[in-house]
RNA sequence: UCGCGUGCUCUGGGGUCGGUGAAAUUCCGAGCCGGCGGUGAAAGUCCGCGACCCGGUCAUUGCCAGUGACCGGUUGACCAGGUGGAACUCCUGGACCGACGGUCAAAGUCCGGAUGGGAAGACGCACGCAC
Numbered sequence: 001u002c003g004c005g006u007g008c009u010c011u012g013g014g015g016u017c018g019g020u021g022a023a024a025u026u027c028c029g030a031g032c033c034g035g036c037g038g039u040g041a042a043a044g045u046c047c048g049c050g051a052c053c054c055g056g057u058c059a060u061u062g063c064c065a066g067u068g069a070c071c072g073g074u075u076g077a078c079c080a081g082g083u084g085g086a087a088c089u090c091c092u093g094g095a096c097c098g099a100c101g102g103u104c105a106a107a108g109u110c111c112g113g114a115u116g117g118g119a120a121g122a123c124g125c126a127c128g129c130a131c
Stems, first nucleotide, its partner, number of pairs: 003129006009122002016030004032108001033098002035049004044096002053073008078094005100112003
């Protein structure tokens, strides 16, 4: 120095103004937000990963529930033009999308599970190995 392994650590942003109404930060108008890795060049919309949700097996005393481990499933949304060697990533324009439960009224943004869990991953830190 780069690479590998183990452990630890970390690991998501955003409701503002106006309108209607008995009631809405949930509806309407405008505005606001965008995790991680990849990519001929920078991505919420491409290719993947993860949280959420569902199921199965096993364990936990026989059953139910719960919990844990493992396995599997589900998982949103973009076009046109321009530049360029190269862009579904940049620029211009116009669009679109966003778990579950709750709520005087329908939620990406409020409240809750969650001061939780935890992966993809990441500089980081420590140790070990290789060079």